[in-house]
RNA sequence: UGGGGAGUCGCCAAGCGGUAAGGCAGCGGACUUUGGAUCCGCCACCCUGGGUUCGAAUCCCAGCUCCCCAG
Numbered sequence: 001u002g003g004g005g006a007g008u009c010g011c012c013a014a015g016c017g018g019u020a021a022g023g024c025a026g027c028g029g030a031c032u033u034u035g036g037a038u039c040c041g042c043c044a045c046c047c048u049g050g051g052u053u054c055g056a057a058u059c060c061c062a063g064c065u066c067c068c069c070a071g
Stems, first nucleotide, its partner, number of pairs: 001070007010024003018054001026042005047063005
C1' cells in the first nucleotide's frame, strides 16, 4: 500500500429501524452481634463527525483506534 474484521457501562457480552438484555464489579437498602452469603433497588444516548429517515447502536459517507490476511 491493497483486502477483511472489530469499537456498546469499570470488565465481559447480547441487541432485526421503534426509547440498550444478562453476568461480574461498584453504590444504596433489608437481613446479620460483625464479616461473608442471600434478597431488593440503582448504575451505558452505543469510538468521533456528518447524512438518510417520522424515528438510527442498527442503514450510508468520512475520519480515529485495534486485530487479521496479502505483497
Molecule: transfer RNA
Organism: Candidatus Dormiibacterota bacterium